[in-house]
Transfer RNA from Paulinella micropora, 71 nucleotides, folded computationally. Its mean pLDDT, the model's own confidence on a scale to 100, is 81. The sequence is in RNAcentral, with records from Rfam.
RNA sequence: GCUGUGGUGGUUCAGUGGUAGAAUAGCACGUUGCCAACGUGUUGACCCGGGUUCGAUUCCCGGCCACAGCA
Numbered sequence: 001g002c003u004g005u006g007g008u009g010g011u012u013c014a015g016u017g018g019u020a021g022a023a024u025a026g027c028a029c030g031u032u033g034c035c036a037a038c039g040u041g042u043u044g045a046c047c048c049g050g051g052u053u054c055g056a057u058u059c060c061c062g063g064c065c066a067c068a069g070c071a
Base pairs, nucleotide, nucleotide: 001070002069003068004067005066006065007064010024011023012022013021018054025043026042027041028040029039030038047063048062049061050060051059
């Protein structure tokens, strides 16, 4: 340099045109003599810019970052 894959709560992953979910984590409460564990509630996210569309996390183009392959 070229090609491909990926980028989603603090972390690990789903989702794939129609208001974004889980686990874990944080916080509060309950339970317990205390801690842990458990239960209930709650907090928190679509890498950036443009295009298509009534509507984009999703499709298209460009950029940035990470990884893999080729040179």